[in-house]
RNA sequence: GCAGAGUAGACUGUGGAGCGUUAAGUGCCCGGUGAACAGGGAGUUGUCACCGGGACGAAAAGAAUCCCUCUUGCGGUUCCACGGUCGCAUCCCGCUGC
Numbered sequence: 001g002c003a004g005a006g007u008a009g010a011c012u013g014u015g016g017a018g019c020g021u022u023a024a025g026u027g028c029c030c031g032g033u034g035a036a037c038a039g040g041g042a043g044u045u046g047u048c049a050c051c052g053g054g055a056c057g058a059a060a061a062g063a064a065u066c067c068c069u070c071u072u073g074c075g076g077u078u079c080c081a082c083g084g085u086c087g088c089a090u091c092c093c094g095c096u097g098c
Base pairs, nucleotide, nucleotide: 001098002097003096004095009086010085011084012083013082014081015080016079017078018077019075020074021073028054029053030052031051032050033049034048035047039093040092041091042090060072061071062070063069
């Protein structure tokens, strides 16, 4: 000098357990606070979480029963397990091979 490895995490499929269906959640916008970002250091206008505000917006049906429960659905729904794909914004150093 050239090539490469490796994380958190993101997306997705399957399975399981929940939540909502009296509309929370998801997705979008604004503001605030915080966190994480390969082995080490730094780290964003990117990512994520929480809080506040705003706009938009929905799929229920049946059984049984008398308060609640069950079943089948529905929701760009939540969590967990397994599989797949992708994978440091970026900078410096390090590691492996040549």

A computed fold for a 98-nucleotide RNA from a bovine gut metagenome, annotated as THF (Tetrahydrofolate) riboswitch aptamer. Its Rfam family is "THF (Tetrahydrofolate) riboswitch aptamer". Rfam describes the family as follows. Tetrahydrofolate (THF) riboswitch was first reported for Ames et al. as an RNA motif in 5' untranslated (5'-UTR)regions of folate transport and biosynthesis genes in Firmicutes genomes. RNAcentral holds the sequence, with entries from MGnify. The model forms 83% of the base pairs in the Rfam consensus.